[in-house]
Molecule: c-di-GMP-I-GGC riboswitch aptamer
Organism: Gammaproteobacteria bacterium
RNA sequence: GCUGAAAAGGGCAAAUCCGCCGUGAGGCGGAGACGCAAAGCCACCGAUCUGCGGGACGACCGGAGAUAGCGGGGUUACCAGCA
Numbered sequence: 001g002c003u004g005a006a007a008a009g010g011g012c013a014a015a016u017c018c019g020c021c022g023u024g025a026g027g028c029g030g031a032g033a034c035g036c037a038a039a040g041c042c043a044c045c046g047a048u049c050u051g052c053g054g055g056a057c058g059a060c061c062g063g064a065g066a067u068a069g070c071g072g073g074g075u076u077a078c079c080a081g082c083a
Stems, first nucleotide, its partner, number of pairs: 001082004011036002016031006034069001040075003044072003047067004052062003
């Protein structure tokens, strides 16, 4: 540096339920495991979603947010194998 079939030590935790926070998307904590080899971290690009303003409505535009378990990118890292 590449790969993740098997193995060791292990790690994380979807839906759902409870509590708290948020207008909301959603977040945090507990219970719980669908899955995950970066499901560690970062909103840089795209995508989706939520408020707000503009737009007669809508399309769309602006700006503020959410998703890192949507894809890409960046960055760090355990074990094993190969070089």